[in-house]
RNA sequence: ACAGGUCGGCAGACGGUCGCAGGGCGUCGGCAACGGCGCCGUGAGGAACGUCCGGACUCCAGAGGGCAGGAUGGUGGGUAACGCCCACUCGGGGCAACCCGCAGGACAGUGCCACAGAAAGCAGACCGCCCGCCGUACCGGUGUUCGCACCGGUGUGGCGAGUGAGGGUGAAAGGGUGGUGUAAGAGACCACCAGCGGCCCGGGUGACCGGGUCGGCUCGGUAAACCCCAUCCGGAGCAAGACCGAACAGGAUGUGUUCGAGGGCGGCCCGCCUGAGCAUCCGGGUUGGUCGCUGGAGCCCGUCGGCAACGGCGGGCCUAGAUGGAUGGCCGUCACCGUGGCCCGGGUAACCGGCCACGGCACAGAAUCCGGCGUAUCACCGACCUGUCCCA
Numbered sequence: 001a002c003a004g005g006u007c008g009g010c011a012g013a014c015g016g017u018c019g020c021a022g023g024g025c026g027u028c029g030g031c032a033a034c035g036g037c038g039c040c041g042u043g044a045g046g047a048a049c050g051u052c053c054g055g056a057c058u059c060c061a062g063a064g065g066g067c068a069g070g071a072u073g074g075u076g077g078g079u080a081a082c083g084c085c086c087a088c089u090c091g092g093g094g095c096a097a098c099c100c101g102c103a104g105g106a107c108a109g110u111g112c113c114a115c116a117g118a119a120a121g122c123a124g125a126c127c128g129c130c131c132g133c134c135g136u137a138c139c140g141g142u143g144u145u146c147g148c149a150c151c152g153g154u155g156u157g158g159c160g161a162g163u164g165a166g167g168g169u170g171a172a173a174g175g176g177u178g179g180u181g182u183a184a185g186a187g188a189c190c191a192c193c194a195g196c197g198g199c200c201c202g203g204g205u206g207a208c209c210g211g212g213u214c215g216g217c218u219c220g221g222u223a224a225a226c227c228c229c230a231u232c233c234g235g236a237g238c239a240a241g242a243c244c245g246a247a248c249a250g251g252a253u254g255u256g257u258u259c260g261a262g263g264g265c266g267g268c269c270c271g272c273c274u275g276a277g278c279a280u281c282c283g284g285g286u287u288g289g290u291c292g293c294u295g296g297a298g299c300c301c302g303u304c305g306g307c308a309a310c311g312g313c314g315g316g317c318c319u320a321g322a323u324g325g326a327u328g329g330c331c332g333u334c335a336c337c338g339u340g341g342c343c344c345g346g347g348u349a350a351c352c353g354g355c356c357a358c359g360g361c362a363c364a365g366a367a368u369c370c371g372g373c374g375u376a377u378c379a380c381c382g383a384c385c386u387g388u389c390c391c392a
Stems, first nucleotide, its partner, number of pairs: 001388009012334007020043002023040007045363001049374002052372005057237004064270004069233005074088005089103001090101004104228002109226002111222003126167002128163002131160013175193006194218001196215008241291004250282006262274003298317008336360007345352002
């Protein structure tokens, strides 16, 4: 200098002017509710989005048992909790820093593996190799009654049997290399290696890692297929819920009243408790106000412990609470980014700095609140790490 990786920050700024929401203080009017005026302070986010997880809080349930259903899935920690976060192990990608993993079980069972190929789960033979039989061509030898016969070898066609090394197909074909052996060949046997299993030793909290020894010789893949195993799982949600105020109008049908409808809020069954109403349809009234509503598993600084996530201790701070739903409008000056031009300054150069003009400035907006995850996104800043090249 270039190319990468991980983490964090920020989310334009300042001034003037007019205005908005909610508090505090003062003052004026008013019996009060409430209203006016003045001053002071506060007033959208890193995701407020998605509504995907987990909770706080509120209400329903406490009589239980079973089945079905759903979620998670290496180990150890963190946390209020989680499907989240941290660290590690194993596997995969990358030269590396690092990144990714629905990461328990295929010897409980079922299913699937297209096409190609002989064969894709208990095997199997397409080409090839070897052997036997029959036939045939050639060569050699022996015999000869000179027609031929016999023996051996080489090649070839057919049939039968052996083989699983070599070749082919495929994503994947029953360990690999070298040898012994065989008619040919094969863990059939042997040496070494890989894998698997038994036993033992060492390290680690553990997942797991390393080593020694013995052994059968070695029996695919897939569970983000069904499934098995382990662990976990009440429901509904601030339009929850509580209080105040105001207004109105009930009717019809069906069913039930101890032979029990209905209710007991994840589904079903059994059981238990309660129980005189319940279900459906037509119609009327209320769409008012207050609380919930923002001081928190809160934020910031320092220190200690921990590899870290995070936790302990000490100190400091208070930062929206709307309800047809507040944060805005105008003016000016800068900041940042892009393009073009000019000048001189630095520099071998690349380039850096200054001035001017024009343009741009993202995703997006609380509604009970918090911890995460996912998604969208302009411009910039910082820290650490890896690789390549060059200089000293």
Notes
This is a predicted structure of a 392-nucleotide RNA (Bacterial RNase P class A). Its mean pLDDT, the model's own confidence on a scale to 100, is 78. Its Rfam family is "Bacterial RNase P class A". From the family's description: Ribonuclease P (RNase P) is a ubiquitous endoribonuclease, found in archaea, bacteria and eukarya as well as chloroplasts and mitochondria. It is recorded under the gene name rnpB.